THF (Tetrahydrofolate) riboswitch aptamer from Firmicutes bacterium UBA995, 97 nucleotides, folded computationally. It was read from a public genome assembly, where an Rfam model found it.
RNA sequence: GGCAGAGUAGGCACUGCGCGUCAAGUGUCAGGGGAUGGGAAGUCGCCCCUGAACGAAAGGCCGUUCGGCCUGCGGUGCAGGUGUCGCGUCCGCUGCU
Numbered sequence: 001g002g003c004a005g006a007g008u009a010g011g012c013a014c015u016g017c018g019c020g021u022c023a024a025g026u027g028u029c030a031g032g033g034g035a036u037g038g039g040a041a042g043u044c045g046c047c048c049c050u051g052a053a054c055g056a057a058a059g060g061c062c063g064u065u066c067g068g069c070c071u072g073c074g075g076u077g078c079a080g081g082u083g084u085c086g087c088g089u090c091c092g093c094u095g096c097u
Stems, first nucleotide, its partner, number of pairs: 001097005010085005015079004019074003028052007038091003042087001058071005
C1' cells in the first nucleotide's frame, strides 16, 4: 500500500415488573438545548425543555364507603438478558497479504 472485519447513539422482537384507562403517556408540528464507535468533524437517526394542534377500549368479578382482583386495551414507562439491525467522511484498531 491492498483486501476483509469489529465497535457508538439507538431501533425492533421476546421476557419480567409497573403506569394509564378519572387520559398521563405515545405519536405530530414549531422553537431551543444536549449526547452520540478510540480521535476529529457531523446528521435525515437519538434524548431533553418550552409551546401548539390532535386525541383513545373497555369488559367482568368482589366489595357498604374507600377500594381490590381478572381479562383486555395504549404506536404506554422502566429493567434485564438473549436474538437481530445499527457511523456516510478522514484517521486510528484487529486479521490477512

Of the family's consensus pairs, 94% are formed in the model.